A computed fold for a 98-nucleotide RNA from Candidatus Yanofskyibacteriota, annotated as SAM riboswitch aptamer (S box leader).
The prediction has a mean pLDDT of 86.
The organism belongs to Bacteria candidate phyla, within Bacteria.
Rfam family: SAM riboswitch aptamer (S box leader). From the family's description: The SAM riboswitch is found upstream of a number of genes which code for proteins involved in methionine or cysteine biosynthesis in Gram-positive bacteria.
The model forms 97% of the base pairs in the Rfam consensus.
RNAcentral holds the sequence, with entries from Ribocentre.
RNA sequence: AUAUUAUCAAGAGUGAGCUGAGGGAAUUGGCCCGAUGAAGCUCCAGCAACCUGCCAUAUGGUAAGGUGCUAAAUCCAACCCACGCGGGCAGAUAAUCU
Numbered sequence: 001a002u003a004u005u006a007u008c009a010a011g012a013g014u015g016a017g018c019u020g021a022g023g024g025a026a027u028u029g030g031c032c033c034g035a036u037g038a039a040g041c042u043c044c045a046g047c048a049a050c051c052u053g054c055c056a057u058a059u060g061g062u063a064a065g066g067u068g069c070u071a072a073a074u075c076c077a078a079c080c081c082a083c084g085c086g087g088g089c090a091g092a093u094a095a096u097c098u
Base pairs, nucleotide, nucleotide: 001098003096004095005094006093007092008091013044015043016042017041018040022033023032024031027078028077029076030075045070046069047068050066051065052063053062054061055060074090079087080086081084
């Protein structure tokens, strides 16, 4: 990187340091965040429980080792219809496969 499956309206940072203008995946249109410091990197803290360990074993409970995540529904819309917490496309994360 490809494919399959599951999940994506819950939850968790006004932390410290470096840095310095952008950021919210991509396109378009909105809306929003940002020198009262964006993105990025390091440390610390936290959330969740996919894999994992343990206990029970049909569902489950527990821990937090591997990931992941910590503004707003995946920020919203775009295509389709039955107009909905709908489906589709795209995307994100995990596990597995090649």